[in-house]
RNA sequence: AGUCGGCCGGAUGAUCGCUGUCGUGAGGUUCAGUUUUUCUGGGCGGUCGCGGUGGAGGAAAGUCCGGGCUCCACAGGACAGGAUGCCAGGUAACGCCUGGGGGGCGCGAGCCUACGGAAAGUGCCACAGAAAAUAUACCGCCACGUGCGAGCGUGGUAAGGGUGAAAUGGUGCGGUAAGAGCGCACCGCGCCGGUUAACGCCGGUGGCAGGGUAAACCCCAUCCGGAGCAAGACCAAAUAGGGAAACGUAAUGUCUCGACACGGAGUGCGGUCCGCACGAGUUUCCGGGUAGGUCGCUUCAGGCGUGUGGCAACACGCGUCGCAGAUGAAUGAUCAUCAUGCUGCAUUGCAGCACUACAGAACCCGGCUUACAGGCCGACU
Numbered sequence: 001a002g003u004c005g006g007c008c009g010g011a012u013g014a015u016c017g018c019u020g021u022c023g024u025g026a027g028g029u030u031c032a033g034u035u036u037u038u039c040u041g042g043g044c045g046g047u048c049g050c051g052g053u054g055g056a057g058g059a060a061a062g063u064c065c066g067g068g069c070u071c072c073a074c075a076g077g078a079c080a081g082g083a084u085g086c087c088a089g090g091u092a093a094c095g096c097c098u099g100g101g102g103g104g105c106g107c108g109a110g111c112c113u114a115c116g117g118a119a120a121g122u123g124c125c126a127c128a129g130a131a132a133a134u135a136u137a138c139c140g141c142c143a144c145g146u147g148c149g150a151g152c153g154u155g156g157u158a159a160g161g162g163u164g165a166a167a168u169g170g171u172g173c174g175g176u177a178a179g180a181g182c183g184c185a186c187c188g189c190g191c192c193g194g195u196u197a198a199c200g201c202c203g204g205u206g207g208c209a210g211g212g213u214a215a216a217c218c219c220c221a222u223c224c225g226g227a228g229c230a231a232g233a234c235c236a237a238a239u240a241g242g243g244a245a246a247c248g249u250a251a252u253g254u255c256u257c258g259a260c261a262c263g264g265a266g267u268g269c270g271g272u273c274c275g276c277a278c279g280a281g282u283u284u285c286c287g288g289g290u291a292g293g294u295c296g297c298u299u300c301a302g303g304c305g306u307g308u309g310g311c312a313a314c315a316c317g318c319g320u321c322g323c324a325g326a327u328g329a330a331u332g333a334u335c336a337u338c339a340u341g342c343u344g345c346a347u348u349g350c351a352g353c354a355c356u357a358c359a360g361a362a363c364c365c366g367g368c369u370u371a372c373a374g375g376c377c378g379a380c381u
Stems, first nucleotide, its partner, number of pairs: 001381008010338007018055009028044006057358001061369002064367005069228004076274004081224005086100005101115001102113004116219002121217002123213003135168001138161002140157007169187006188208001189206007232295004242286006252261004266278004300322001302321008340354006
């Protein structure tokens, strides 16, 4: 000078205030017994007082993922749609975490990664360049002809040069009129076999399909019901169990004449279809009433300590703790001391100021992402 990881982001005491819970006293209400005035016991409610004890985060934020839980609902299939995308593990699960591999960045410690498939197909690769795919010949090289010469014509060529991010596998030797996998050696690439978690490795074979791009369409593999605590359940109260329109309640069968079966307008199941369930009332419009209380609501995939196993994430065992549950929304205010920071003076220290950053639970949990003044610790380059 950097990289990675962890922690704090005030403490103590007093006074006053709010709230959950436990205990207690008084009081209210109700039931039973009773001496029917009264007294005793039980229940309910939360009216008041007293005492004990607890009370906003590392992100409570974003609402981005995954679940628990509740309802649709007894619960499916297909298509469409969406998500993920190297390998192995962890986890309740995940798009998360841990370890390993490939690629990229950095001197390095480290960091990033939308990382399956281009021989299933389609599309795109600007400009430059002859040409960017059914490829092609600008300069050049070679052979022949022609010409006094400069040059021109025909044929061959893709080794050299140019353009470009990328140009017809690469290097070397031989060969050729000049060249070229034309031939050979090695490498690359394809195919086949063996082995390997990915990555790769080994052997054989072939002169060989030109590259890139899939956070382009697409193909492949895996996964995915929906809505959400304003879910949902219960209690109480009130109103106009109001008005209009459309469709349907049919028919058939059985029987104990009233019921059952079938049928049926319609309803529900994320979109569509099938299928399933309910079904005698359903749907649409106008108008009116209520919106109060209780539960859900905090003991859990929980925290801490420790042992064993594992590189680790984490798992198992033992011990210990209970750590907000408000509902217009509590969790605060003041004082003193200490600590910390800043400023001034200064040998120690003194004085003054500040309570400091990001920010406040609302069903809960596991992650990810974003914000953060100041400070501390550890390891590494």